[in-house]
RNA sequence: GCAGUGGGGAAGACGAUCGCCGGCGGGGCGGACGGUGCGAGCCGACUGCGCCCGCGGGAGGAAAGUCCGAGCUCCGCAGGGCAGGGUGCCGGGUAACGCCCGGUGAGGGUGACCUCGAGGAAAGUGCAACAGAGAAUAGACCGCCCCGUGCCGCACGCCUCCGGCUCGAUGGGCCCCGAAGGGGCCCCCGACGCCGGGCGUCGCGACGCGGAGCAAGGGUGAAACGGUGGGGUAAGAGCCCACCGCGCCGCCGGUGACGGCGACGGCACGGCAAACCCCACCCGGAGCAAGGCCGCGUAGGGAGGCGAUGCGCCCGCCUCGAAAGGGGCGGCGCGAGAGGGCUGCCCGUCCGAUGCCUCCGGGUUGGCUGCUGGAAGCGCGCGGCGACGCGCGCUCUAGAGGAAUGAUCGUCGGCGCGCAGCCGGGCGACCGAUGCGCGCGACAGAACUCGGCUUACGACCGCUGUGACC
RNA sequence: GGGCGCUUAGCUCAGCGGGAGAGCACUGCCUUCACACGGCAGGGGUCGCUGGUUCAAUCCCAGCAGCGCCCACCA
Numbered sequence: 001g002c003a004g005u006g007g008g009g010a011a012g013a014c015g016a017u018c019g020c021c022g023g024c025g026g027g028g029c030g031g032a033c034g035g036u037g038c039g040a041g042c043c044g045a046c047u048g049c050g051c052c053c054g055c056g057g058g059a060g061g062a063a064a065g066u067c068c069g070a071g072c073u074c075c076g077c078a079g080g081g082c083a084g085g086g087u088g089c090c091g092g093g094u095a096a097c098g099c100c101c102g103g104u105g106a107g108g109g110u111g112a113c114c115u116c117g118a119g120g121a122a123a124g125u126g127c128a129a130c131a132g133a134g135a136a137u138a139g140a141c142c143g144c145c146c147c148g149u150g151c152c153g154c155a156c157g158c159c160u161c162c163g164g165c166u167c168g169a170u171g172g173g174c175c176c177c178g179a180a181g182g183g184g185c186c187c188c189c190g191a192c193g194c195c196g197g198g199c200g201u202c203g204c205g206a207c208g209c210g211g212a213g214c215a216a217g218g219g220u221g222a223a224a225c226g227g228u229g230g231g232g233u234a235a236g237a238g239c240c241c242a243c244c245g246c247g248c249c250g251c252c253g254g255u256g257a258c259g260g261c262g263a264c265g266g267c268a269c270g271g272c273a274a275a276c277c278c279c280a281c282c283c284g285g286a287g288c289a290a291g292g293c294c295g296c297g298u299a300g301g302g303a304g305g306c307g308a309u310g311c312g313c314c315c316g317c318c319u320c321g322a323a324a325g326g327g328g329c330g331g332c333g334c335g336a337g338a339g340g341g342c343u344g345c346c347c348g349u350c351c352g353a354u355g356c357c358u359c360c361g362g363g364u365u366g367g368c369u370g371c372u373g374g375a376a377g378c379g380c381g382c383g384g385c386g387a388c389g390c391g392c393g394c395u396c397u398a399g400a401g402g403a404a405u406g407a408u409c410g411u412c413g414g415c416g417c418g419c420a421g422c423c424g425g426g427c428g429a430c431c432g433a434u435g436c437g438c439g440c441g442a443c444a445g446a447a448c449u450c451g452g453c454u455u456a457c458g459a460c461c462g463c464u465g466u467g468a469c470c
Numbered sequence: 471g472g473g474c475g476c477u478u479a480g481c482u483c484a485g486c487g488g489g490a491g492a493g494c495a496c497u498g499c500c501u502u503c504a505c506a507c508g509g510c511a512g513g514g515g516u517c518g519c520u521g522g523u524u525c526a527a528u529c530c531c532a533g534c535a536g537c538g539c540c541c542a543c544c545a
Stems, first nucleotide, its partner, number of pairs: 001466007012412007020058002023055005028049004033044004060443001064454002067452005072287004079347004084283005089103005104118001105116004119278002124276002126272002141218002143214002146211005152205003155201004161197005166191003171187007226244006245267001246265002249262005291369004301360006311335003314331007339351004362544003376395008414440007423432003471541007480494004488525001496512005518534005
């Protein structure tokens, strides 16, 4: 220099001028009240302000997204079950959390370091397109091996299988020349020596068909029912063995996740749960436009819908009747059923004929409160690896309404670029410091309040790897 | 401030783990004297973006971005 990785802090400082917001104090102006005075007026306390002066205060690390967790407030107290939602290695921290810390395991990177929604697939259901023989109760396309059979080729055997050729001979017959002897033809014999055919072979090879075996290899796929090596076998295969993986058991270490060692099992139990699901734990809902108090004002108007004006029993009274029995009226009586609210359902609970729900309308769009002192911040000490906790001391630090916290200039400081040459380092390329000039200075803005996460953001520091040069 | 929902072709929408589709619109041809209608054929996609789970993502999960809707009090 290049490439990468992690981290916590800071988010410019000071001054001047001009502004903005709300608070306190004083003044000024005004309002109504009380006292006093015949009255003008004076005094007192209260209150308001497009006014003046002074004092002190005024955004963030993310105020953002609204993704989690709480405080606080209300909802007929939210109790149980189902449904629904969320979380998911272990231990710890915390008010709580899906956050944080420490560890375990898995994965990635040469490394610094990073990532993990990381319970259960031997409870069940489901999914796996295309390709492929076969995709989860596996499968046999190519291939390997064995048997049978057909055909072809080779090898070997049989001339006592045939034909032709060659060679040999000690044979026989005929013919020719002929003195000896030589020659020719035929037959027989021998050599399977050569060629062609034939037959045979526990023979070899290729191919076809049929049968049986195998899953090693090839091929398909994201994934093929353990992997590598050896033995073994007709070929193979956990068939057997060693190592690895997996499962299970035991021992040891650890709070635990888990790790180490040993023995056994011959592999049964592949993947997906950010598929349904199972297991464990957690969750009532709504949100400061929650909610409380006061004031002004209006039509508690209209439409639609829903809901026992009911049944049985008991008691009392009246009435018909000789009686049995019938009829009627009444009861805050009892029982069952039925409506609505409590987020969906059931139980449960509460309410109800001046009831409930939905829609259309009417009025106000003012004040106070909730509201900022809180799981608060800072410093020191102690405990803890750490997150964090405890103790002591100090501080009070925006609380508004569509909503302020700003602008300009100067000086200093930060970063980058250019120029300069007196400084320092280095052999040098160059680096550092200095001076001058120019440029840059981000993301963004409280709205009830906290704890987190995520996202946006210019610069800085540590660490890792590596090239070149000295 | 608070609470919800939606992003797929030019427009309106369906699809919801294994082919990206429908209607209208657009283009070409046929039909007509010409246009419309009609018929035939065709083109057109970062499934808002970025990551993750999975063999595989428009679809499942997370984070961003954009757009839309609702919420005051009184009787």